SAM riboswitch aptamer (S box leader) from Mucilaginibacter polytrichastri, 114 nucleotides, folded computationally. The RNAcentral record of the sequence draws on Rfam and Ribocentre. Its mean pLDDT, the model's own confidence on a scale to 100, is 83.
RNA sequence: GAUUUAUAUAGAAGUGGCGAGAGAACAGGCUCUGAAACCCACUGGCAACCCUCCAAAUGUGGAGAAGGUGCCAAUUCCUGACCCGGAAAUAAUUAACCCCGGGGCAUAUAAAUG
Numbered sequence: 001g002a003u004u005u006a007u008a009u010a011g012a013a014g015u016g017g018c019g020a021g022a023g024a025a026c027a028g029g030c031u032c033u034g035a036a037a038c039c040c041a042c043u044g045g046c047a048a049c050c051c052u053c054c055a056a057a058u059g060u061g062g063a064g065a066a067g068g069u070g071c072c073a074a075u076u077c078c079u080g081a082c083c084c085g086g087a088a089a090u091a092a093u094u095a096a097c098c099c100c101g102g103g104g105c106a107u108a109u110a111a112a113u114g
Stems, first nucleotide, its partner, number of pairs: 002113007013043005021032003026080004044072003049068002051064005076106001082103005
């Protein structure tokens, strides 16, 4: 990296090192950043996927945190080709763009498979 399933508006930062970009990729916004970001190390923490225990009955509920991961700016920072619904525009009918909501796609993480 591939496939499947689940989750993604909650939560949780200090010190030291490095020294210029960073926020996944493309585009557009917006934000963080020499008052040192991002990244790395240590310490601390959050959470509860794996895990442990109890009850249940097996696709459930509760409790825990030693261990394996993960995470600790902003909703996955926001939006973007596709689909559905709504609203609106008209004298009336059909109705696109725009706007609002949802889904999908994509991404991240976990567990499993090969």